RNA sequence: GCUUGCGUAGUUCAAUGGAUAGAAUAUCAGAUUCCGGUUCUGACGAUGUGGGUUCGACUCCCGCCGCGAGCA
Numbered sequence: 001g002c003u004u005g006c007g008u009a010g011u012u013c014a015a016u017g018g019a020u021a022g023a024a025u026a027u028c029a030g031a032u033u034c035c036g037g038u039u040c041u042g043a044c045g046a047u048g049u050g051g052g053u054u055c056g057a058c059u060c061c062c063g064c065c066g067c068g069a070g071c072a
Base pairs, nucleotide, nucleotide: 001071002070003069004068005067006066007065010025011024012023013022018055027043028042029041030040031039048064049063050062051061052060
């Protein structure tokens, strides 16, 4: 340089173009306990970035950024 895959919560992962973007875990608060752990309840927290297509985009298209793989 060419081709190709990936980028979603602090972390690990879901999500036929149409749901309030969910789950586990972590964190915090409460309940429970003499205290802690376990358990239960609740809260907080995310679509890499900029455009385009569409009535509607995490999803499709293009550029950029970052990471990986193959070829040279």
Molecule: transfer RNA
Organism: Sphingobacterium psychroaquaticum